[in-house]
Formats: sequence, C1' cells, structure tokens
RNA sequence: AUGUUAUCAAGAAAGGUGGAGGGAUUAGACCCGUUGAAACCUUAGCAACCCUUUAUCAUUUAAAGAAGGUGCUAAAUUCUACUUGAUUUUCGAUUCAUUUAUCGGGGAUUAGAUAGAUAACUA
Repeated sequence: AUGUUAUCAAGAAAGGUGGAGGGAUUAGACCCGUUGAAACCUUAGCAACCCUUUAUCAUUUAAAGAAGGUGCUAAAUUCUACUUGAUUUUCGAUUCAUUUAUCGGGGAUUAGAUAGAUAACUA
C1' cells in the first nucleotide's frame, strides 16, 4: 500500500525547544494562532481497540482493572458539498371548485452514500 470488521455529538493539558502558520484533501463558510501555530521532546491525563482478572458459556456475554502495545487530550470527523431516500415546510404553474390532484423550484430535519481518522486483523 490492498481489503475486512468496529467506532467516530462522551472524555481528557501543563511545561520545554521552536517561530508562522493551523483546523486530512478540493471549494466555500466559520474558527484557532505572536497572550506563540505546525513539528519535536518531557510529564500528566482521557478512553478502553488490543490486553489483564473473575463469572458465565457454545467462544459469546457481563463486571472489574490499567502493567504493557496503539490512539487521543478546541469546536460533531468544526460545518456545508453527493442522493429519482424519508418526513416536514414554503413558492410557482396547471387542474378542481372549496381546497383536491399533478408537475417543477427552494428551505429544514433525518437517514444513507462517498471521503477521512483510529483500532484489530489481512497477501
């Protein structure tokens, strides 16, 4: 690098070096940053994927834990983008004639897809 599965609205920061960018990518929006960005290092913390213990048991489920391997410690993966999806709302046209039906456009919510991140596995 490829693929599979799971998760992604919770949680958790100080110091040192550094010196202008950063929030994955493209576009837009918004935000963080000289009251010090990225990156690297130290310490601390969060979480519980791998893991440990106990119970249960068709190899799952439940509870507890944190020594070790990763990960993470602004904002939802910062938000939007894609869809003959769903729900709802609004505007216009036609129809009907008392609010019915059809078509088209827009908004909101939600679901999904794509992309990405992380973990475990994978030729």
The RNA shown here (SAM riboswitch aptamer (S box leader)) has 123 nucleotides. The coordinates come from a structure-prediction model, not an experiment, and the mean pLDDT is 79.